[in-house]
RNA sequence: UCAGGUGAUCGGGCGGCCGCUGGAGCGAUCCAGAGGAAAGUCCGGGCUCCACGGAACACGGUGCCGGGUAAUUCCCGGCGGGGGUGACCCCAGGGACAGUGCCACAGAGAGCAGACCGCCGAUGGACCGAAAGGUCACAGGCAAGGGUGAAAGGGUGCGGCAAGAGCGCACCGCGCUUCCGGCAACGGCAAGCGGCAUGGCAAACCCCACCGGGAGCAAGACCGAAUAGGGGCAGCACGAGCAGCAAUGCUCAGGGCAGGAACCGGCCCCGCUGCCCGGGUUGGUUGCACGAGGCGGCUGGCGACAGCCGUCCCAGAUGAAUGGUCGCCCCCCGAAAGGGGACAGAACCCGGCUUACAGAUCACCUGACCAC
Repeated sequence: UCAGGUGAUCGGGCGGCCGCUGGAGCGAUCCAGAGGAAAGUCCGGGCUCCACGGAACACGGUGCCGGGUAAUUCCCGGCGGGGGUGACCCCAGGGACAGUGCCACAGAGAGCAGACCGCCGAUGGACCGAAAGGUCACAGGCAAGGGUGAAAGGGUGCGGCAAGAGCGCACCGCGCUUCCGGCAACGGCAAGCGGCAUGGCAAACCCCACCGGGAGCAAGACCGAAUAGGGGCAGCACGAGCAGCAAUGCUCAGGGCAGGAACCGGCCCCGCUGCCCGGGUUGGUUGCACGAGGCGGCUGGCGACAGCCGUCCCAGAUGAAUGGUCGCCCCCCGAAAGGGGACAGAACCCGGCUUACAGAUCACCUGACCAC
């Protein structure tokens, strides 16, 4: 100097005039007023309402270990696997001896195999030969070499064999056991034994472990409102027992209570079902912003974070508030004139994830080249 990686910041500023919303004030006036993603509605919660609890089943979600958090499928640290020269990045990361299914095409053969090109032909067979021996490759033996494929039943080497094969051996690899290190996932040319082999896909169905009520601020509360605590028709139920002089109380029957013809417990109700006619609900107040809050410092921790101290109040609109105008400055292109300045706006709130983003800046790390 160039290229790359990780983390973070800004993304317009100042002033004048007029204007908008909320709060404070008798008033003049003062204070405050869209985001890093406010977006997507993908997760997790706080909060509100529906009385509910238990055990199975169904459905859905998550899936290595340890930590963080209110909680999570999120974040941090590690383990294992993959990518990259590297900094670093990614993983839908439990189980393939519970079962089912799939592996196209090519190929001899793709779950319990297989002979296309090939190698041998010791033994048996055929031919030549006086014999020794030679030839054929028929029977038979082989899967080491080559080929096909994403993948071919461990790899390298030596021996052995007729030729071969973990057939035998050495090392590697794999499985099991013990030991060592680590909280653990796991790791260890630490040791011993063994087979000289038990492919892949579960982001296929499935199995295993753990977790899981529903709806949502258009939740909910209050006020107001109504020939109206509506009207008509039909069907079912309005019951049984005990105590009591009675009022009434208890139990059962009936109906209802977050997947269901479900089960158990508990609680609530005295009417339930179907059809027809009809009034109100389009309003107001609240919920509505002091929070798992922001900022700064210290301590602990590799870190995510936690604790302590100090300080600040920082939008609450309701068809929808920050706009208009003038001037200067800033960044980029351009000789100048001039042009351009991203993605994009709260609606109960918060913690994440994902997506969009013109341009600019900072820090650290990696690689290449050059100079000293």